[in-house]
């Protein structure tokens, strides 16, 4: 320097145009003599900017960054 892949709650991950989910973490509350464990509620995310759309986490273009591959 070229091209590929990824980036979504603190952590993992799902999610291929209308609503962001699960798990785990944290609170609160029930269970227990107490912890643990188990139950119930509840908080918390779309890498950054533009463009296409009635409408974008999703499609396109730039950047940022991580990983791989080739020179």
């Nucleotide at each position: 320097g070229c091209g590929c892949u990824g980036g979504u709650a603190g952590u993992a991950u799902a999610g291929u145009g209308g609503u962001a989910g699960u798990a785990u973490a944290c609170a609160u509350c029930c269970c227990u003599g107490c912890c643990a464990c188990g139950g119930a509620u509840g908080u918390g995310a779309c890498c950054c900017g533009a463009g296409u759309u009635c409408g974008a986490c999703u499609c396109u273009c730039g950047g940022c960054u991580a990983g791989c591959g080739c020179a």